[in-house]
RNA sequence: GGCCCUGUGGUGUAGUGGUUAGCACGGCUGCCUUUAAAGCAGCAAACUCGGGUUCGAUUCCCGGCGGGGCCA
Numbered sequence: 001g002g003c004c005c006u007g008u009g010g011u012g013u014a015g016u017g018g019u020u021a022g023c024a025c026g027g028c029u030g031c032c033u034u035u036a037a038a039g040c041a042g043c044a045a046a047c048u049c050g051g052g053u054u055c056g057a058u059u060c061c062c063g064g065c066g067g068g069g070c071c072a
Stems, first nucleotide, its partner, number of pairs: 001071007010025004018055001027043005048064005
């Protein structure tokens, strides 16, 4: 340099055009407890960026950036 795959809370992930963006772990608060753990209830926290298509984009297309792989 060329080609291919990939990017969603702190972490791991689900989500094939109309969802309140779900789940688990983790965090915080409360209940329980002598205290803590466990358990129960609740809360906060995410679609990598720009453009396009569409009535509508996390999802489809193009480009940028990041990560991985193959070739040179």